[in-house]
A computed fold for a 134-nucleotide RNA from Nodosilinea sp. LEGE 07088, annotated as c-di-AMP riboswitch aptamer (ydaO/yuaA leader). The model forms 92% of the base pairs in the Rfam consensus. The organism belongs to Nodosilinea, within Bacteria. It was read from a public genome assembly, where an Rfam model found it. The prediction has a mean pLDDT of 79.
RNA sequence: CUGAGCCAUUGGCCUAGUUUGGUCUGUGACCAAAGCGGAGGACCCAACCUUUGGGGCAAACUUUGCGAUCGCAAGGGGGCGAACUCUCACGCCCAGCCCGUCAGCUAACUUCGUCGGCCUUGAGAGGAGACAUG
Numbered sequence: 001c002u003g004a005g006c007c008a009u010u011g012g013c014c015u016a017g018u019u020u021g022g023u024c025u026g027u028g029a030c031c032a033a034a035g036c037g038g039a040g041g042a043c044c045c046a047a048c049c050u051u052u053g054g055g056g057c058a059a060a061c062u063u064u065g066c067g068a069u070c071g072c073a074a075g076g077g078g079g080c081g082a083a084c085u086c087u088c089a090c091g092c093c094c095a096g097c098c099c100g101u102c103a104g105c106u107a108a109c110u111u112c113g114u115c116g117g118c119c120u121u122g123a124g125a126g127g128a129g130a131c132a133u134g
Stems, first nucleotide, its partner, number of pairs: 011119004018034007035114006045104001053102001054099004061076006077094005084126006
């Protein structure tokens, strides 16, 4: 000097996963509320399914070919890329988990979650906000 790791703080990103108040006198735990998100659940409507079980969360589905399996390739579709929206280009992702024989939609109603992981590009158009000065 450089790199990696750890701790604290700050600015942000993906995601529903944030904010406020209170209690305990602990740098955290618990409780409540709001916000956001999910599930169950009538008439009507839909369906004629139900071991080839079925279903849910999530962007994370699907077709074809090759392949003994693992998997590989191409196509369609879906999601993300740092204030907001749209367009174009470019880049990345399409996992994982759960219920347990059972659930279509669904007003009232019932109920659950509020984690975790990261530092991610450019251009054009539109249209907002913040700070400073006068």